[in-house]
RNA sequence: UAAACUCUUCAGGGUUUGGUGGAAUUCCAAACCGGCGGUAAAGUCCGCAAGGCAGAUGCCACGAUCCGGUGAAACUCCGGGACCGACAGUUAAAGUCUGGAUGGGAGAAGAGUAAA
Numbered sequence: 001u002a003a004a005c006u007c008u009u010c011a012g013g014g015u016u017u018g019g020u021g022g023a024a025u026u027c028c029a030a031a032c033c034g035g036c037g038g039u040a041a042a043g044u045c046c047g048c049a050a051g052g053c054a055g056a057u058g059c060c061a062c063g064a065u066c067c068g069g070u071g072a073a074a075c076u077c078c079g080g081g082a083c084c085g086a087c088a089g090u091u092a093a094a095g096u097c098u099g100g101a102u103g104g105g106a107g108a109a110g111a112g113u114a115a116a
């Protein structure tokens, strides 16, 4: 010094206001939010995590972007306009409430080990 192994810590944000109604933070108008790795900086590209099944390797499920500009390079930046959001619950349908979850986790940082 790089790879390997072990351990520790960390690792998700968001319903304000108004309307209808017997009832809605669930509908309507408007609002707000954006995990991890890769790559010209990404919720919408590529890959992964969160869910389910399984003794395990694993298997299944898994949403959404266009136009213009700059540039060597951008579906990532800048300008503009769109779109999307697991499962269970609920006096009424939920990305934002409650719950599984004091959980899990892609991964990030740090420490250590022995050999080369």
Stems, first nucleotide, its partner, number of pairs: 001116001004113007017029003031096002033085002035048004043083002051060003065081005087099003